[in-house]
Context: one part of a larger RNA
RNA sequence: CGUACACGGUGGAUGCCUAGGCAGUCAGAGGCGAUGAAGGACGUGCUAAUCCGCGAAAUGCGCCGGUGAGCUGAUAUGAAGCGCUAUCAGCCGGCGAUGUCCGAAUGGGGAAACCCAGUGCAAUUCGUUGCACUAUCGUUACGUGAAUCCAUAGCGUAUCGAGGCGAACCGAGGGAACUGAAACAUCUCAGUACCUUGAGGAAAAGAAAUCAACCGAGAUUCCCCCAGUAGCGGCGAGCGAACGGGGAACAGCCCAGAGUCACCAUCAGCUUUUGCAUCAGGAGAACGGUCUGGAAAGUCCGGCAACACAGGGUGAUAGCCCCGUAUCCGAAGGUGCAAUGGCUGUGAGCUCGAUGAGUAGGGCGGGACACGUGAUAUCCUGUCUGAAGAUGGGGGGACCAUCCUCCAAGGCUAAAUACUCCUGACUGACCGAUAGUGAACCAGUACCGUGAGGGAAAGGCGAAAAGAACCCCGGCGAGGGGAGUGAAACAGAACCUGAAACCGUGUACGU
Numbered sequence: 001c002g003u004a005c006a007c008g009g010u011g012g013a014u015g016c017c018u019a020g021g022c023a024g025u026c027a028g029a030g031g032c033g034a035u036g037a038a039g040g041a042c043g044u045g046c047u048a049a050u051c052c053g054c055g056a057a058a059u060g061c062g063c064c065g066g067u068g069a070g071c072u073g074a075u076a077u078g079a080a081g082c083g084c085u086a087u088c089a090g091c092c093g094g095c096g097a098u099g100u101c102c103g104a105a106u107g108g109g110g111a112a113a114c115c116c117a118g119u120g121c122a123a124u125u126c127g128u129u130g131c132a133c134u135a136u137c138g139u140u141a142c143g144u145g146a147a148u149c150c151a152u153a154g155c156g157u158a159u160c161g162a163g164g165c166g167a168a169c170c171g172a173g174g175g176a177a178c179u180g181a182a183a184c185a186u187c188u189c190a191g192u193a194c195c196u197u198g199a200g201g202a203a204a205a206g207a208a209a210u211c212a213a214c215c216g217a218g219a220u221u222c223c224c225c226c227a228g229u230a231g232c233g234g235c236g237a238g239c240g241a242a243c244g245g246g247g248a249a250c251a252g253c254c255c256a257g258a259g260u261c262a263c264c265a266u267c268a269g270c271u272u273u274u275g276c277a278u279c280a281g282g283a284g285a286a287c288g289g290u291c292u293g294g295a296a297a298g299u300c301c302g303g304c305a306a307c308a309c310a311g312g313g314u315g316a317u318a319g320c321c322c323c324g325u326a327u328c329c330g331a332a333g334g335u336g337c338a339a340u341g342g343c344u345g346u347g348a349g350c351u352c353g354a355u356g357a358g359u360a361g362g363g364c365g366g367g368a369c370a371c372g373u374g375a376u377a378u379c380c381u382g383u384c385u386g387a388a389g390a391u392g393g394g395g396g397g398a399c400c401a402u403c404c405u406c407c408a409a410g411g412c413u414a415a416a417u418a419c420u421c422c423u424g425a426c427u428g429a430c431c432g433a434u435a436g437u438g439a440a441c442c443a444g445u446a447c448c449g450u451g452a453g454g455g456a457a458a459g460g461c462g463a464a465a466a467g468a469a470c471c472c473c474g475g476c477g478a479g480g481g482g483a484g485u486g487a488a489a490c491a492g493a494a495c496c497u498g499a500a501a502c503c504g505u506g507u508a509c510g511u
Stems, first nucleotide, its partner, number of pairs: 001510009015496001016460002020431002022428007029420002031165002039102003042055003046078001049075003061096007070082003107116003117134007136162003140158005169200001170198005180187001184234001210217002221248005231239002252412003255356001257352004267345005273339007281329003287302003291298001303320002311323003361385008371397001392407005447454002467495001470482004
């Protein structure tokens, strides 16, 4: 040095576990904000720090309701206290109060959490202090008021509103390229990504100047067919309907005006009463022994309950030990929905009338329609034009006639549809710590970057800390040996299991 065996070290795979994730289902909610949000800074305890809570009234204050014998949040002991059947501590729910500073941030400024003011009122020890207001834009009203006579612009005051944040979904205004076409320019990707803006719990659309085809249908939206059809297309790549049928859900109305009759149809806001739901809760059946074991829920024996054998916990596997579960009950107060009555506003019915003009259409140039200008109808409009007026007008895919059908140029409208930052319950041939969220752990942290931004690693003693008193070696160490605890300490905190690589010790053999 090698081989074999045995025993170790190192290491943290594997197994088991789950505190966290992932994907859904059914409900709820779908907003918060000048009554100052989202998000923060700084404080606040018997407290040095961090998390959580809270705000100078600061781990909290008041009232109402529930619960209640224990409590003063966590790491985290301790100290000092509060409370125990009510004079009700603590906890839970509802409604209030307080709520520093920054932040739309709004008195002015500003390098966020800081600096500096004005006005009024009150107090004042005359030093000052306290409270309130003072942004901008829009709206309405009033006042004032230039050039310029009247006026207007402007200015001022007051009322009301807006502003900012938020995951996706929705409307509108803008709008790519990579890519594909096996190159590339029309085309495609795609009206996608992205930017801007507006709104709602949905949005948008919507009661035919629609389709159809000589039969008829009867607003919109969404789904399944029709159909990868008809078509469009450097007729390339590709794009791609409609009619009609079957479903989901169904709802229709008003203004452009007079008269008349009435009184209250409808809708909106506020409010009364009732019911339901929700935001704390309450009741809730039935088991003992034996054996093994550290421990019984396991074994054996004998019982009981079940509208409750969902689930979880308890020293191993529990219907009957605990929390629960089925079922039943419950709110002083808040919120939502429904019904009901009231008030305010709106104005129903009937008769007669009326029927949306720089519009429809046209020329030129674009865009949207599955449709790329094509024989191209239809829709929108930048520009130039420009009707008729129900004896009228639009459409039926060039155009014309006949026929059919509808009535533009004003407006509103629930449901079926889309989405999930968020709340509750439940589910999983989803993951189980290199997986599953980046994050099971004080993670958008540590760390990196001027910055935009990038972005980790890191779970498990034990049933219970019973977390090793005391002794010894040692540097008043690290570490170890005894002793003790424990079922186990080769479970000792670098702690379940403890693979391999890698490193040793012992024995035997070989060289």